c-di-GMP-I riboswitch aptamer from Firmicutes bacterium UBA2595, 80 nucleotides, folded computationally.
RNA sequence: UUCCGAUAAUAGCAAACCCAUCGAGAGGUGGGGACGCAAAGCCACGGGUCUGUGGUAUUCCAGAUAGCCGGGUUGCCGAA
Numbered sequence: 001u002u003c004c005g006a007u008a009a010u011a012g013c014a015a016a017c018c019c020a021u022c023g024a025g026a027g028g029u030g031g032g033g034a035c036g037c038a039a040a041g042c043c044a045c046g047g048g049u050c051u052g053u054g055g056u057a058u059u060c061c062a063g064a065u066a067g068c069c070g071g072g073u074u075g076c077c078g079a080a
Base pairs, nucleotide, nucleotide: 004078005077012037013036017032018031019030020029021028022027035067041073042072043071045070046069047068048065049064050063051062052061054060
């Protein structure tokens, strides 16, 4: 250093639910709250799922999801 990873250390994130707010919706943001997380940091590139006041249309188009999986990229710690 790479793989890998803990009942180690330090720091961090925050599901459901509730309140406020934005959106047509999926859902986003802020506050409370912790089920979990070694990338639960970042990127919609491939697949999946979800939404649509769209389209004649299941194939198209426009969106959402990074806490569904894969991929890309950056990064803390160091027992076995």
Model confidence (mean pLDDT): 87 of 100. Lineage of the source: Bacteria > Bacillati > Bacillota. The model forms 90% of the base pairs in the Rfam consensus.